[in-house]
RNA sequence: GGGGGUGUAGUAUAACGGCUCAUUAUGCCUGCCUUCCAAGCAGGAGAUCGGGGUUCGAUUCCCCGCACCCUCA
Numbered sequence: 001g002g003g004g005g006u007g008u009a010g011u012a013u014a015a016c017g018g019c020u021c022a023u024u025a026u027g028c029c030u031g032c033c034u035u036c037c038a039a040g041c042a043g044g045a046g047a048u049c050g051g052g053g054u055u056c057g058a059u060u061c062c063c064c065g066c067a068c069c070c071u072c073a
Base pairs, nucleotide, nucleotide: 001072002071003070004069005068006067007066010026011025012024018056028044029043030042031041032040049065050064051063052062053061
């Protein structure tokens, strides 16, 4: 340099192009419980890699860029 794949909370994940708060687990925070801690219960904050396009509507489809992985040279 050529080709292919992936990119969503701290981490790991779900989401036929459609409704409202974008799902769930874990972690984090608060409260309850406990003599204390852990466990358990209840609640809360937190995310779509960047830019453009298609569409009434994009996490999803298309293009460019970036990062990572695989492969060819």
Annotation
The RNA shown here (transfer RNA) has 73 nucleotides and comes from a Minisyncoccia bacterium. The same sequence occurs in records of 2 taxa. Rfam family: tRNA. By type it is a transfer RNA. RNAcentral holds the sequence, with entries from ENA. The coordinates come from a structure-prediction model, not an experiment, and the mean pLDDT is 81.